Predicted 3D model of a 350-nucleotide part of an RNA (small-subunit ribosomal RNA, central domain) from an uncultured bacterium.
[in-house]
Context: one part of a larger RNA
C1' cells in the first nucleotide's frame, strides 16, 4: 500500500461553521480535453516465449516470428466525465400565515428556607453519634416571637415531558435575540452534501485581576473508631463554590454508535402543528407531517443485542484502528501566566 475494521474486543474527532479538495438532480445543444475505435511512426540489440535449423544430445549457438500491454502524429465516434450555453422543478433556499418551547443575553422583581445582628419571653442545657467526645451555653445558649441585614438556590407544577450543534438550559416579568415545526405553493432555479487545514463554542476543576462570601466545603485543626486510621462518623474550617473581565480547552465531553441521502413488515405510548371543523370554543375517534420513547418481523451480529432514530440494504465525504506492557512516557515542535494541552516514538520485555 492492498485487504479488513471502528456499540461492548484496538478504533467516531467534545460540538458547530466553513476554505481547498472529493462527490453531486432532470433535460437540450455545441466542443472534443478525458474516454473509445481505426491507420501510421516509434518502442535498439541481446534475453524471455513460439517455430525451424547447427554442434552425436543437451547446455550453447543461428534464422524467422511473436511480444514489447508505452509514447507521438493523424482520421473518426459522442454514451459517460469535462467545458460553454439554454431550459426545468422534485433537492436546497426565500416568502406569506400560524405555532410549541428550562434556546441565548441583559435588567428588574418575588416568596420559602438558612446564617448573622438587635430587642422581647424564658432559665439549663443544647448539639452530635452505633455509642461518645471535641464544640456551643448563666458574659443567658438551644427553644420561641418581632425587626433588620446578607448571600446562594429556585419546593409543588415536573413528566419515558420540552428546547439547544454540543457543552448545557428550570421562580416571575420586561426588552433584545437564535433556531425548529405546520399550512399555502407565491418566488429563486442545483444555489447541494461532506469537509484536510482554519475559525468559533466548549461541564467541572484550575489560573490572573477586582468584587462578594449565607450555606456547603478540598487543604488544615480537633474529637472518635482502630493494632494503626494521614480514611469512613462527628465538631470546626481556608481556598473554592457566586459576580465581572480575561485565560485554560480537558471529561465515562457516552447513545462508549461521525455527517448527509435513498430504500426495506408491523404494533403501541407521548410532544408540537394541521386536516376532519362549520360563527366561535372545547373534546373524542380517524388521517397527514415533525420530534421523542417502548416492543418486535426479516436482515444483521461472536453473542449481548440491534431492528424505518439500524448495528439492515446501498451511495458520497471526513475522522480513526493494526497484539499486551513500556506510554499517552521520552524527545523535538507548538500553544499556555502556570497547571498543563496538542502532536508523539524507540530500546527493552511478554
Nucleotide at each position: 500500500c492492498u485487504g479488513g475494521g471502528c456499540u461492548u474486543a484496538a478504533a467516531g474527532g467534545g460540538u458547530g461553521c466553513g476554505u481547498a479538495g472529493g462527490c453531486g438532480g432532470u433535460u437540450c445543444u455545441a466542443u472534443a480535453g478525458g474516454u473509445c475505435a481505426g491507420a501510421u511512426g516509434u518502442g535498439a540489440a541481446a534475453g524471455c516465449c513460439c517455430a525451424c535449423g547447427g554442434c552425436u544430445c543437451a547446455a550453447c549457438c543461428g534464422u524467422g516470428g511473436a511480444a514489447u500491454u508505452g509514447c507521438g502524429u493523424u482520421u473518426g465516434a459522442a454514451a459517460c466525465c469535462a467545458u460553454a450555453g439554454g431550459a426545468c422543478u422534485u433537492g436546497a433556499g426565500u416568502g406569506a400565515g400560524a405555532u410549541a418551547g428550562a434556546g441565548g443575553u441583559a435588567a428588574g422583581c418575588g416568596g420559602a428556607a438558612c446564617u448573622g445582628a438587635u430587642g422581647g419571653u424564658g432559665g439549663a442545657g443544647c448539639g452530635g453519634u452505633g455509642a461518645a467526645a471535641u464544640g456551643c451555653g448563666u458574659u443567658g445558649a438551644u427553644a420561641u416571637c418581632a425587626u433588620c441585614a446578607g448571600g446562594a438556590a429556585c419546593a409543588c407544577c415536573g413528566g419515558u415531558g420540552g428546547c439547544g450543534a454540543a457543552a448545557g438550559c428550570g421562580g416571575c416579568u420586561u426588552a433584545c435575540u437564535g433556531g425548529g415545526u405546520c399550512u399555502c405553493u407565491a418566488c429563486u432555479g442545483a444555489c447541494g452534501c461532506u469537509g484536510a487545514g482554519g475559525c468559533a463554542c466548549g461541564a467541572a476543576a484550575g489560573c490572573u485581576a477586582g468584587g462578594g462570601g449565607a450555606g456547603c466545603g478540598a487543604a488544615c485543626g480537633g474529637g472518635a473508631u482502630u493494632a494503626g486510621a494521614u480514611a469512613c462518623c462527628c465538631c470546626g474550617g481556608u481556598a473554592g463554590u457566586c459576580c465581572u473581565a480575561g485565560c485554560u480547552g480537558u471529561a465515562a465531553a457516552c447513545g462508549u454508535u461521525g455527517a448527509g441521502c435513498a430504500c426495506u413488515a408491523g404494533c403501541u405510548c407521548g410532544u408540537g402543528c394541521c386536516c376532519c371543523c362549520u360563527c366561535c370554543c372545547a373534546c373524542a375517534a380517524g388521517g397527514g407531517c415533525u420530534c421523542g420513547g417502548g416492543c418486535g418481523u426479516a436482515g444483521c451480529g461472536a453473542a449481548a443485542g440491534u431492528g424505518u432514530u439500524a448495528a439492515g440494504u446501498g451511495c458520497u465525504c471526513c475522522g480513526c484502528c493494526u497484539g499486551g506492557g513500556g506510554a499517552g512516557u521520552a524527545u523535538g515542535g507548538u500553544c499556555g501566566c502556570a497547571a498543563g494541552g496538542c502532536u508523539g516514538a524507540a530500546a527493552c520485555u511478554c